A computed fold for a 65-nucleotide RNA from an uncultured Acidobacteriia bacterium, annotated as Fluoride riboswitch aptamer (crcB RNA motif). The sequence was found by an Rfam model in a public genome assembly. Its mean pLDDT, the model's own confidence on a scale to 100, is 78. Rfam family: Fluoride riboswitch aptamer (crcB RNA motif). Its family is annotated with response to fluoride and positive regulation of gene expression in the Gene Ontology. On this family, see Baker et al., Science 2012: "Widespread genetic switches and toxicity resistance proteins for fluoride". The model forms 100% of the base pairs in the Rfam consensus.
[in-house]
């Protein structure tokens, strides 16, 4: 340098963080949301700070003091 195994681990689940838990992927991975329209560039429109649960936080909306 190149393969292949084991181990310890680490990453990743459409917008920030931490707990728990599920799920994926082994670095040429996983994963980087959907719909409509166009042959492509490209235009228009949806949901949501969670993969799921709760909490912060940041944005948003309405009452009170």
């Nucleotide at each position: 340098a190149u393969g292949g195994a084991a181990g310890a681990a680490g990453g990743c689940g459409u917008u920030g963080g931490a707990g728990u838990u599920c799920g994926c992927c082994u670095u040429g991975a996983a994963c980087c949301g959907c719909c409509c329209c166009g042959a492509a560039c490209g235009g228009g429109g949806c949901a949501g700070a969670u993969g799921a649960c709760u909490c912060c936080u940041a944005c948003g909306g309405g009452g009170g003091g």